Large-subunit ribosomal RNA, domain IV from a Deltaproteobacteria bacterium, 360 nucleotides, folded computationally. Its mean pLDDT, the model's own confidence on a scale to 100, is 87. It was read from a public genome assembly.
[in-house]
Context: one part of a larger RNA
RNA sequence: CCCUGGUUAAGGAACUUUGCAAAAAUGCACCGUAACUUCGGGAGAAGGUGCACUCCGGCGCGUGUAAAAAUUUACUUUUGAAGCGUUCUGGAGUCGCAGUGAAGAGGGGGUGACGACUGUUUACUAAAAACAUAGGACUCUGCAAACUCGUAAGAGGACGUAUAGGGUCUGACGCCUGCCCGGUGCUGGAAGGUUAAGGGGAGAUGUCAUUCUGUUAAUUCGGGAGAAGCAUUGAACCGAAGCCCCAGUAAACGGCGGCCGUAACUAUAACGGUCCUAAGGUAGCGAAAUUCCUUGUCGGGUAAGUUCCGACCUGCAUGAAUGGCGUAACGAUUGCCCCACUGUCUCAACCAGGGACUCA
Numbered sequence: 001c002c003c004u005g006g007u008u009a010a011g012g013a014a015c016u017u018u019g020c021a022a023a024a025a026u027g028c029a030c031c032g033u034a035a036c037u038u039c040g041g042g043a044g045a046a047g048g049u050g051c052a053c054u055c056c057g058g059c060g061c062g063u064g065u066a067a068a069a070a071u072u073u074a075c076u077u078u079u080g081a082a083g084c085g086u087u088c089u090g091g092a093g094u095c096g097c098a099g100u101g102a103a104g105a106g107g108g109g110g111u112g113a114c115g116a117c118u119g120u121u122u123a124c125u126a127a128a129a130a131c132a133u134a135g136g137a138c139u140c141u142g143c144a145a146a147c148u149c150g151u152a153a154g155a156g157g158a159c160g161u162a163u164a165g166g167g168u169c170u171g172a173c174g175c176c177u178g179c180c181c182g183g184u185g186c187u188g189g190a191a192g193g194u195u196a197a198g199g200g201g202a203g204a205u206g207u208c209a210u211u212c213u214g215u216u217a218a219u220u221c222g223g224g225a226g227a228a229g230c231a232u233u234g235a236a237c238c239g240a241a242g243c244c245c246c247a248g249u250a251a252a253c254g255g256c257g258g259c260c261g262u263a264a265c266u267a268u269a270a271c272g273g274u275c276c277u278a279a280g281g282u283a284g285c286g287a288a289a290u291u292c293c294u295u296g297u298c299g300g301g302u303a304a305g306u307u308c309c310g311a312c313c314u315g316c317a318u319g320a321a322u323g324g325c326g327u328a329a330c331g332a333u334u335g336c337c338c339c340a341c342u343g344u345c346u347c348a349a350c351c352a353g354g355g356a357c358u359c360a
Base pairs, nucleotide, nucleotide: 001355002354003353004352005351006350007349008348010346011345014344019341027051028050029049030048031047036041038172052094053093054092055091056090057089058088060086061085062084063083067079068078069077070076071074095099107339108338109337110336111335112334113333114331115330119131120130135170136169137168138167139166140165141164147156148155149154173326174325175324176323178256179255180254183253184252185249186248187247188246189245192244193243194242198238199237203233204232205231206230207229210225211224212223213222214221257275258274259273260272261271284318285315296312297311298310299309300308
């Protein structure tokens, strides 16, 4: 010096990202217990008092002798002085600093955020506000169900049957959930447009019997036309779904404006004008787990507060099941404050054990 324990004057969070760590509290009995609340809770709320040992007494209880009573006459039952044991309780006394004398055994309160709750999770850096959840909604599915696995047979769904099963979103409860269907998706529609394979075959082309013609000693060498067949190609026309098209649908994916002017101080604008849009953000909440400017401004708490709480609204860039706003209870969640408590600190010291170190 390090580790693990122990103690500490005065102060008591001044430490620090943070009371991290430590300390404090802890049992049993009794008294007493707030806001709020879903009336269950909150609650062991909080906050108090008592607790050892000895002796004496008391109400009980257990056991049960003597005695008494009863009858079913028994090694019976019931009541029950005495004796013994004991919870509780009253009084007197004794000792210590200290009596749940050691050990084991909640610190508490106030106010926000988030998530309703119990639960689940990154086996080996994250336990949470993430996931799940009961509840809510939409949607698919009539049973050989939808859906999933499998090439199939087959299996699950389910030996279930729409009060059932699958998928998606939201997430107890309370109050609610506004406007937009133009885009994308989904559902429905079928008149018209487009349209594949396929059908169709107008034609076109190649080949060529044959034929015409120039030419040659010679069907010898050239040129032109060209039936049938075969082959290559091929227009019109017919032709489903889909798409275009027409509707519906937002607890489907999603979206929810700008400029100018105006009131008898000023300021502001209930009001008016205009442009654009599918429609222009309703209720609520709001510097927020969302606010850049920003330590916004005001109030509270402190001597002093970039955090915290309550307001304001100028919402860079809130907002309604991508749910909005509240909410008792709950939380090894997270922010702030207070009481108690302390070596966290002012500021260190000492003690015990074990290391390091030196020597053997």